[in-house]
């Protein structure tokens, strides 16, 4: 230099093909429970890499950029 895959809460991950309320686990905070802790239980907080396009509507489709990994040279 060329090509491919991937990017979603603090961490891991589903959803993308086939556009229609962003889901789960851990973590964090608070309540209940307990003599205390742990465990259990209930509730809450936190997210679609960036920009643009298409559309009534984009995590999803299209274009560009950035990052990571892999392959070729």
């Nucleotide at each position: 230099g060329c090509g491919a895959a991937c990017g979603u809460a603090g961490u891991c991950u589903a959803g993308c093909c086939u556009g229609g309320u962003a889901g789960g686990a851990c973590u964090u905070u608070g309540g209940c429970u307990u003599g205390c802790c742990a465990a259990g239980u209930c509730a809450a907080g936190a997210g679609c890499c960036c920009g643009g396009g298409u559309u009534c509507a984009a995590a999803u489709c299209c274009c560009g950029g950035c990052g990571u990994u892999c392959g070729c040279a």